[in-house]
RNA sequence: UGAGUAAAUCAGACAAUCGCGGGCACAAAUGCCGAAAGGCUGUGUCUGAGGAAAGUCCGGGCUCCACAGGGCAGAAUAACUGAUAACGUCAGCCGAGGGUGACCUUAGGGAGAGUGCAACAGAGAUAUACCGCCUGCUUUUGCAGGUAAGGGUGGAAAGGCGAGGUAAGAGCUCACCGACUGCGAGGUAACGAAGCAGUCCUGUAAACCCUAUUCGGAGCAACACCGUAUACAAGGCGUCAAGGUGGCCCGCCGUGCCUUAGAGGUGGCAUAAUUUAUAUGGUGACAUAUAAAUAAGAUAGAUGAUUGUCUAAUACAGAACCCGGCUUACAGAUUUACUCAUUUU
RNA sequence: GGUGUCAUAGCCAAGUGGUAAGGCAAGGGACUGCAACUCCCUGACUCCCCAGUUCAAAUCUGGGUGACACCUCCA
Numbered sequence: 001u002g003a004g005u006a007a008a009u010c011a012g013a014c015a016a017u018c019g020c021g022g023g024c025a026c027a028a029a030u031g032c033c034g035a036a037a038g039g040c041u042g043u044g045u046c047u048g049a050g051g052a053a054a055g056u057c058c059g060g061g062c063u064c065c066a067c068a069g070g071g072c073a074g075a076a077u078a079a080c081u082g083a084u085a086a087c088g089u090c091a092g093c094c095g096a097g098g099g100u101g102a103c104c105u106u107a108g109g110g111a112g113a114g115u116g117c118a119a120c121a122g123a124g125a126u127a128u129a130c131c132g133c134c135u136g137c138u139u140u141u142g143c144a145g146g147u148a149a150g151g152g153u154g155g156a157a158a159g160g161c162g163a164g165g166u167a168a169g170a171g172c173u174c175a176c177c178g179a180c181u182g183c184g185a186g187g188u189a190a191c192g193a194a195g196c197a198g199u200c201c202u203g204u205a206a207a208c209c210c211u212a213u214u215c216g217g218a219g220c221a222a223c224a225c226c227g228u229a230u231a232c233a234a235g236g237c238g239u240c241a242a243g244g245u246g247g248c249c250c251g252c253c254g255u256g257c258c259u260u261a262g263a264g265g266u267g268g269c270a271u272a273a274u275u276u277a278u279a280u281g282g283u284g285a286c287a288u289a290u291a292a293a294u295a296a297g298a299u300a301g302a303u304g305a306u307u308g309u310c311u312a313a314u315a316c317a318g319a320a321c322c323c324g325g326c327u328u329a330c331a332g333a334u335u336u337a338c339u340c341a342u343u344u345u
Numbered sequence: 346g347g348u349g350u351c352a353u354a355g356c357c358a359a360g361u362g363g364u365a366a367g368g369c370a371a372g373g374g375a376c377u378g379c380a381a382c383u384c385c386c387u388g389a390c391u392c393c394c395c396a397g398u399u400c401a402a403a404u405c406u407g408g409g410u411g412a413c414a415c416c417u418c419c420a
Base pairs, nucleotide, nucleotide: 001341002340003339004338005337006336007335008334009333010332012310013309014308015307016306017305018304020048021047022046023045024044025043026042027041031040032039033038050316054327055326057325058324059323060322061321062219063218064217065216069250070249071248072247074215075214076213077212078211080092081091082090083089094108095106096105097104098103109210110209114208115207116204117203118202130151131150132147133146134145135144136143137142159177160176162174163173164172178201179199180198181197182196183195186191223267224266225265226264233260234259235258236257237256241255243253244252274293275292276291277290278289279288280287281286346416347415348414349413350412351411352410355369356368357367363400371387372386373385374384375383393409394408395407396406397405
């Protein structure tokens, strides 16, 4: 210098004018709206979207139903060790695959429990004899039996290959090689060098299934409170009952309950598994300690518009209970570490 | 905001791993003097899209796109 690999950061900035949501302070009429609960104004000041706010795919907090109990059914996950509130996430590591390399990918238990499936082609699809080979009978044809070496079909045809063996053949026997299983120095473990022993050696479990582990249901339109209104209208059921518990049974709760029609307001709702910095421990995910900070909170739904300067101002995209992840979308810019190739000193 | 269902020819739609049924519509032919009715023939190279599992995917698994439906308190 070129080509790459991995990770991190930013996601226009500044100024002026106008406008919108929220917090706080001050001010004002005993004003306005409403049956009530409750809401409404002006000025000043502070503050006001994201790395994905998205998809809602996992996990958790929170709330109600027994602070969630027993059984069946069902669902999810799948090498190992750890991290965590938890996870299907993350870190490390093992195995497998790819790359010269930095590094990347990996739904990665069991087909020696059982069942199913393998279309078409092919003789035959987990067992089979079409051609061929061999034996016997037969005048050739053909019939009976043996065979999986050769042919052909297929994604797949008894693990491959050589020798022995045989009527011809065959792991039938032996050597070598592969696969798998057990033992095995070592390692917390997955795993596993050399070696030894064994054989039940087609594929499929993102087919049923088996093994191990985990999972109660619903979701902020959850739920709590206030008020009109301890109410009213119509219909239905009733202790051998109806309901709460939204797959079923038990159990539990609870005593009147269910259906239809008919209005609202406040909270939940922003101090949290939070963020930043430093130190320590750890390979790391992360943990502990100390210090500092408070940073949207609507309910028809705010976060915008115009102008100027910077070279250019441009991607994907807009919070709705909250958090940890994953996945998907994305213009451009910057930084760090590392690899390979070439050149120069 | 939350929950669920679906996507197969122009329309309706069957198909739960092995060549994608059927009906309507459309086009062509036969019948007829001409039509209607009736009969025969014709169409999916891509089953919404992209990956994966498998010998093989409309079908199974993951991701994306689009459409539809349901849920708003209280005594």

This is a predicted complex of two RNAs, RNase P RNA and transfer RNA, with 420 nucleotides together. It holds a member of the Rfam family "Bacterial RNase P class A". By type it is a ribozyme.